[in-house]
RNA sequence: CUUAUCGAGAAAGGUGGAGGGAAAGGCCCUUUGAAACCUUAGCAACCCCCUAAUGGGUAGGUGCUAACUCCUGUUUGUAAAAUACAGACAUAGAUAAG
Numbered sequence: 001c002u003u004a005u006c007g008a009g010a011a012a013g014g015u016g017g018a019g020g021g022a023a024a025g026g027c028c029c030u031u032u033g034a035a036a037c038c039u040u041a042g043c044a045a046c047c048c049c050c051u052a053a054u055g056g057g058u059a060g061g062u063g064c065u066a067a068c069u070c071c072u073g074u075u076u077g078u079a080a081a082a083u084a085c086a087g088a089c090a091u092a093g094a095u096a097a098g
Stems, first nucleotide, its partner, number of pairs: 001098006011040005019029003024072003041065003045062003048057003069092001073089007
């Protein structure tokens, strides 16, 4: 850079000691212990393996294990409106494969 996906799923322990959730704002998590590192366990998105397919598997390569990518922009529809819900699109990001 290209393509695909992003409403599912899955945490305990040790070290550590104040931050973390990409960015800004909001909101939230956190001394009942943040980040980071280590160990063990788990999930199954992509590759992979099995299968005619649906589907299944988790040995291997990545990835992941609070909240829809935590929410946000534009537009359309519904509702009297705040706002809520639903659809489409855009921007940014994450992951995989090439």
Molecule: SAM riboswitch aptamer (S box leader)
Organism: marine eukaryotic metagenome